[in-house]
Context: one part of a larger RNA
RNA sequence: UUGGGCGUAAAGCGUCCGCAGGUGGUUUGUUAAGUUGAAUGUUAAAUCUCGUAGCUCAACUCCGAGUUUGUGUUCAAAACUGGCAUACUAGAGAGUUCUAUAGGUGCGUGGAAUUCUGUGUGUAGGGGUAAAAUCCGUAGAUACACAGAGGAACACCAAAAGCGAAAGCAGCGCACUGGAGAAUUUCUGACACUCAUGGACGAAAGCGUGGGGAUCAAACAGGAUUAGAUACCCUGGUAGUCCACGCUGUAAACUAUGGAUACUAGGUGUAAGUCGGGCUCGACCCCGAUUUGUGCCGACGCUAACGCAUUAAGUAUCCCGCCUGGGGAGUACGGUCGCAAGAUUAAAACUC
Repeated sequence: UUGGGCGUAAAGCGUCCGCAGGUGGUUUGUUAAGUUGAAUGUUAAAUCUCGUAGCUCAACUCCGAGUUUGUGUUCAAAACUGGCAUACUAGAGAGUUCUAUAGGUGCGUGGAAUUCUGUGUGUAGGGGUAAAAUCCGUAGAUACACAGAGGAACACCAAAAGCGAAAGCAGCGCACUGGAGAAUUUCUGACACUCAUGGACGAAAGCGUGGGGAUCAAACAGGAUUAGAUACCCUGGUAGUCCACGCUGUAAACUAUGGAUACUAGGUGUAAGUCGGGCUCGACCCCGAUUUGUGCCGACGCUAACGCAUUAAGUAUCCCGCCUGGGGAGUACGGUCGCAAGAUUAAAACUC
């Protein structure tokens, strides 16, 4: 290489956009690059295979035929792929009418709670734990009431619910803005799928500058526990947690399951529509069908098993990524990126 794989054994890039490349719906005509056939030239000999022959046999050698594969030229075929032209509407997109939504950004605003401050009432405890102590408190705490300050998060609604490419998104209002679904079949007419390189986004922690700082809380201090206790428990507590701008670019970034298309029993919930029927004056409501999403169960099939099963891990096609015994090692060196932390790309010796 051929081949085999990637839910859990090694293996799906964190996610998307997308140039090149690869692949690509239906019709007719044409072309003849691919494809197929024929003829002819070439593909040295030896080698190889088959059939003889020669050394007593064999190895070996001789003769003949063949294999072998590529390739040039000429002629022919036109189904398929490609090219060119033509038409189409089932893919894709646009239009129109509806629908739901914690999708995003900015601005404003609300109540509960924690903490702190002030005033008042009030008096000896409070707090904490398995039990304690550190700690707070007669300079008046805890508790209760009123007033104020400030920051952060949004109880109930709330759901196996919804939205988003993923990360993720939740008090309420407004402004701007993205995507999706349904119905219609009005328009374009294959405009599509995937995507190396590249680009964008990307939890938490961390970094830089400037703010902010209520709570919680790495580090740190103290009290306990213990043989010890650099822990678990308790009292405190700084970075951080929050905002703006800039970096970092990683996670069990998980459905451990790449994307697209088509096909292949059902049952039962739920979200958003549409259509039909029942009931009704009409609606609400109920039943059925259907599309899209989201769950559970389950036949065929698949699987090493577990399990998956129209949201496939089934049956197929296309494109990308990745894997190849364990350790050494996601390390060293070098390159690229970064302020740094480090990230990314990525071995070998040796060893079992």
Small-subunit ribosomal RNA, central domain from a Candidatus Peribacteria bacterium, 352 nucleotides, folded computationally. Lineage of the source: Bacteria > Bacteria candidate phyla > Candidatus Peregrinibacteriota > Candidatus Peribacteria. Its Rfam family is "Bacterial small subunit ribosomal RNA". A reference for the family is Cannone et al. (2002), "The comparative RNA web (CRW) site: an online database of comparative sequence and structure information for ribosomal, intron, and other RNAs", BMC Bioinformatics.